[in-house]
RNA sequence: GCGGGUGUGGUGUAGCCUGGUAACACGAGGCCCUGCCACGGCUUUGCCCCGGGUUCAAAUCCCGGCACCCGCA
Repeated sequence: GCGGGUGUGGUGUAGCCUGGUAACACGAGGCCCUGCCACGGCUUUGCCCCGGGUUCAAAUCCCGGCACCCGCA
């Protein structure tokens, strides 16, 4: 330099192909429970790598970047 893959709450993932309320588990905060802790129950919290385009509507489609991984040279 060329090609491919991945990027989503604090962590691990789903959702993307086929556009329409971003979900699950763990975590963290509060309350209940308990003599206290743990366990358990209820509840809250917080996310689409960046920029642009298409569209009534983009995590999803298109273009360009960035980071990491793999392969070729």
Transfer RNA from Candidatus Aciduliprofundum sp. HYA1, 73 nucleotides, folded computationally. The source organism's lineage runs through Archaea, Methanobacteriati, Thermoplasmatota and Candidatus Aciduliprofundum. RNAcentral records the identical sequence in 6 taxa. Its Rfam family is "tRNA". The family's RNA type in Rfam is transfer RNA. Rfam links the family to the GO term triplet codon-amino acid adaptor activity. The coordinates come from a structure-prediction model, not an experiment, and the mean pLDDT is 82.